[in-house]
RNA sequence: AAAAUCUUGACAGAUCAGGCGGCUUGCGGGUAGCUCCCGCAAGUGCAGCCGGGCUUCUCCUUAGCAACUACGGAGAGGCAACAGGAAACUAAGCCCUGUGGGACUGAC
Numbered sequence: 001a002a003a004a005u006c007u008u009g010a011c012a013g014a015u016c017a018g019g020c021g022g023c024u025u026g027c028g029g030g031u032a033g034c035u036c037c038c039g040c041a042a043g044u045g046c047a048g049c050c051g052g053g054c055u056u057c058u059c060c061u062u063a064g065c066a067a068c069u070a071c072g073g074a075g076a077g078g079c080a081a082c083a084g085g086a087a088a089c090u091a092a093g094c095c096c097u098g099u100g101g102g103a104c105u106g107a108c
Stems, first nucleotide, its partner, number of pairs: 011106003016102001018050003021046001022044009053079008062070002081099005
């Protein structure tokens, strides 16, 4: 000096799972009826939008001499973030409701 490996993820990626949406079918409601609209259910990757950062406590299994140790599991909470509402008015924040998350890939 170059290459390789490991670590580092507050940054990024995407047809993994999953969610939303779309499409198809059925049922119910609105309509005199059709159309159209709304709701529910089932199916469907169709690839449009996300795709998840953490953290506290208690309990259980295994390992360990042991530990407030390590992996995994269960339960109860919290923060960031996101969506909607209300308020406001250049706007944001405060306030209310809901979601709050597994895996994988990439190091200038």
NiCo (Nickel/Cobalt) riboswitch aptamer from an Armatimonadota bacterium, 108 nucleotides, folded computationally. Rfam family: NiCo (Nickel/Cobalt) riboswitch aptamer. For this family Rfam cites "Bacterial riboswitches cooperatively bind Ni(2+) or Co(2+) ions and control expression of heavy metal transporters" (Furukawa et al., Mol Cell, 2015). NCBI's taxonomy places the organism under Bacteria, Bacillati, Armatimonadota. It was read from a public genome assembly, where an Rfam model found it.